[in-house]
RNA sequence: AUAUCGUUUCGGGGUUGGGUGCGAUUCCCUACCGGCAGUGACAGUCUGCGAGCAAAAGCGCAAGCUUUUGCAGGAACGGGUGCAAUUCCCGUACCGACGGUAAAGUCCGGAUGUGAGAAACGUGAU
Repeated sequence: AUAUCGUUUCGGGGUUGGGUGCGAUUCCCUACCGGCAGUGACAGUCUGCGAGCAAAAGCGCAAGCUUUUGCAGGAACGGGUGCAAUUCCCGUACCGACGGUAAAGUCCGGAUGUGAGAAACGUGAU
């Protein structure tokens, strides 16, 4: 110095203004938001991952937990600079789980949850 293992902490943002209507932050116009790692240089739209649902096996009195498998899983082009950017700059676009409810990326709910991962401390094969 580092593999490994352990503990702790952290770990997702957003409906402005108006219209219609008995009723919509859900429709229409407008507004607003962008998880994690990677990639020669910074990414919602490149690559991979996370959040959702189901089944089987194991553990558990139970609530539930773990592992595996399956399903679901959106969206970008043009120009410029540069050795190098689908990542920067300019322009014009586009996308957004499940349940509830007047049809929801932004409200309420599962969720004081889960979580890709990040950091600190300890351990320490070599």